[in-house]
Context: one part of a larger RNA
C1' cells in the first nucleotide's frame, strides 16, 4: 500500500425469501471420461471444460489406423536443356485406386530486326528450396473467455510526509451509476457512468406498386375500374424534459404523490465491456520466435476408424396421462429462404413420395402453421398412456447407405405411477406453452441462432447462503 477474517457499519444483485417451471429416477439423443482398438486423431477441465471448437464425421472432410504408391515433390521462385503448342476428348490393358501402358478425334500460342532473339507454355535434370494440422499458447502477436455493464481505475499542479506514500477518490445526503449536491488543503484532468447509434411503443409530414380497400361500381376471388382516407411499407421530423402542480428535503441534490399524455422519472430490448485478473483459452483459423523431420513426422490412394461399450457424470428431447389420449370439422401469425432453386394446382400411392407443371431472380409467385375452438368417443388401467426395441415391406438422396443417413407403412409394444440426498431457470409479455424460419447441408437437427401464438404466480422482507462495492479495524 494491498489480500484476508467462522470483525464491525451501510448498501447491491432471482444471492435467499416469496412463487411457477425443471434437472436428479425411466426410454432415447448428444458431448465427456474411463476401458478397448490396428486407430478409437486433436484440443478444451471447478464458477469460465462436457448439444464447447463442429453452421451439420457414409466417401470427401480427416489431422488417426492398414495396405498400395511418390521423393524439386499436391503448391511458390530461380538456374540449365528439349520441344513448340498447351488443352479438350473416345476406347482399351493391369490395378482396389493412386497409378502405369496404348489408342481415336478436335485445335495447332503472341510478338519479331527471322537469330530460339523476347515473352508465354509444356517435358526432363540438378540444387537452392517446397512441404509439415510436428513441439512449445510458460517465447509471442492477433482474437475470445471471465470478474462485470460491477463503479470503479488514473493524471497534472499544490499540500502534508525523513520516506513507503497520503490528500484529492474520504466525510453528510442521494443515485442505477466517483450520478448529482453540500462541506472540505485542496483545484482541475483524463479512462469509464450517462448521453449521443439501431430498434419497439405514439403522432405528423412525404410517397401509393407488387400493398391497402371507407366509398361508387364490378367479381368465385380486392378479381377488375376509379381511390391512397385506413392498414402496410420506408424516408423526414415531432414527442419525455423531474417540464407542470402539491408534499418533503438543508432554502440543495433528490424522494414521494398527482395532473395531462402512447409513453413517466433510465419508458422496453440491443449494440457499447475502464485500469487490470487468472503465466485462463487458442502455434488445429490465420500470423510467427526458437526446436525438429527432409526417400519422411511430406504428398497421393484404397479400405477401415473418429459412430466401439461390463460402466461413471454433464446438456437436452420424449414421457408417465383425463387442465389428457384419439377421430371428424373448422380459424387466426411473424422473422427469413428460393433459379444446380421454391414449387401452386392436377393426378397416382394408405403413406413417405412418385409423374406433370402454371407462376416466380419475388410486398407480384411459392415454402406456410400449431397450440387454441366445436363436437363425438375414451373412464382410471401399465390403458385407446407411453412410445424403446425388434420384424418386414418400401420411399429419398448420393458413384456408393454393410461397417455408418433420414423417412414412410404394417407388426411388435420395453422402461416408466412424477422421481433420494442434492441442484437448476426465471420478476412480464417474463415464465410456462405451441408451432415456424434461418445457417451449416447433396442427404441427415431433440442442437444452435432467430421468429411469431397463447400467456400466469410471486416479491412480508434483507436474519441466514453465495457473489460484489464503499468506509472502518485486526
Nucleotide at each position: 500500500u494491498g489480500a484476508c477474517g467462522g470483525g464491525g457499519g451501510c448498501c447491491u444483485g432471482c444471492a435467499c425469501a416469496a412463487g411457477c417451471g425443471g434437472u436428479g429416477g425411466a426410454g432415447c439423443a448428444u458431448g465427456u471420461g474411463g476401458u478397448u482398438u490396428a486407430a478409437u486423431u486433436c484440443g478444451a477441465a471447478g464458477c469460465a471444460a462436457c448439444g464447447c471448437g463442429c453452421a451439420g464425421a457414409a466417401c470427401c472432410u480427416u489431422a488417426c489406423c492398414a495396405a498400395c504408391g511418390u521423393u524439386u515433390g499436391a503448391c511458390a521462385u530461380c538456374c540449365c536443356u528439349a520441344u513448340c503448342g498447351c488443352g479438350g476428348u473416345u476406347a482399351c490393358c493391369a490395378g482396389a485406386g493412386a497409378u502405369g501402358g496404348u489408342u481415336u478425334c478436335c485445335u495447332u500460342c503472341a510478338g519479331u530486326u527471322c537469330g530460339g532473339c523476347u515473352g508465354g507454355a509444356u517435358a526432363g535434370g540438378u540444387g537452392a528450396c517446397a512441404g509439415g494440422u510436428g513441439c512449445u499458447g510458460c517465447a509471442u502477436g492477433g482474437c475470445u473467455g471471465u470478474c462485470g455493464u460491477c463503479a470503479g481505475c488514473u493524471c497534472g499542479u499544490g499540500u502534508c510526509g525523513u520516506g513507503a506514500g497520503a490528500u484529492g477518490u474520504u466525510g453528510g445526503g442521494u443515485u442505477a451509476a466517483g450520478u448529482c449536491c453540500c462541506g472540505c488543503a485542496a483545484c482541475g484532468a483524463g479512462c469509464g457512468c450517462a448521453a449521443c447509434c439501431c430498434u419497439c411503443g405514439c403522432c405528423u409530414c412525404u410517397a401509393g406498386u407488387u400493398g391497402c380497400u371507407a366509398c361508387c361500381a364490378u367479381u368465385u376471388a380486392g378479381u377488375u375500374g376509379g381511390g391512397c382516407a385506413c392498414u402496410c411499407u420506408a424516408g423526414a421530423g415531432g414527442a419525455a424534459c423531474u417540464g407542470c402542480c402539491g408534499g418533503u428535503g438543508a432554502u440543495a441534490a433528490g424522494c414521494c404523490g398527482g395532473a395531462g399524455g402512447a409513453a413517466g422519472g433510465u419508458g422496453g430490448g440491443g449494440a457499447u465491456g475502464a485500469c487490470g485478473u487468472c503465466a485462463a483459452g487458442u502455434c488445429c483459423u490465420c500470423a510467427u520466435g526458437g526446436c525438429c523431420c527432409u526417400u519422411a513426422c511430406g504428398c497421393g490412394u484404397u479400405g477401415g476408424g473418429c459412430u466401439a461399450c461390463a460402466c461413471a457424470c454433464g446438456u437436452g428431447c420424449u414421457a408417465c396421462a383425463a387442465u389428457g389420449g384419439c377421430a371428424a370439422c373448422u380459424a387466426c401469425a411473424g422473422u427469413g429462404g428460393g433459379c444446380a432453386g421454391c414449387a401452386a394446382g392436377u393426378c397416382c400411392g394408405c403413406g413417405a413420395g412418385g409423374a406433370u407443371g402454371a407462376g416466380c431472380u419475388a410486398a407480384u409467385c411459392u415454402c406456410c402453421a400449431a397450440a387454441a375452438g366445436u363436437u363425438g368417443u375414451c373412464u382410471c388401467a401399465g390403458u385407446u398412456c407411453g412410445g424403446a426395441u425388434u420384424g418386414u415391406u418400401c420411399u429419398c438422396u448420393g458413384c456408393a447407405a454393410c461397417u455408418c443417413g433420414a423417412g414412410a407403412g404394417c407388426a411388435u409394444g420395453a422402461a416408466g405411477g412424477c422421481g433420494g440426498a442434492a441442484u437448476c431457470g426465471c420478476u412480464a409479455g417474463u415464465a410456462a406453452u405451441c408451432g415456424c424460419g434461418g445457417a451449416u447441408c447433396a442427404g441427415c437437427a431433440u442442437g444452435c441462432c432467430g421468429c411469431g401464438g397463447u400467456g400466469a404466480a410471486u416479491a412480508c422482507g434483507u436474519u441466514c447462503c453465495c457473489a460484489g462495492g464503499c468506509c472502518u479495524u485486526g
Molecule: small-subunit ribosomal RNA, 3' major domain
Organism: uncultured bacterium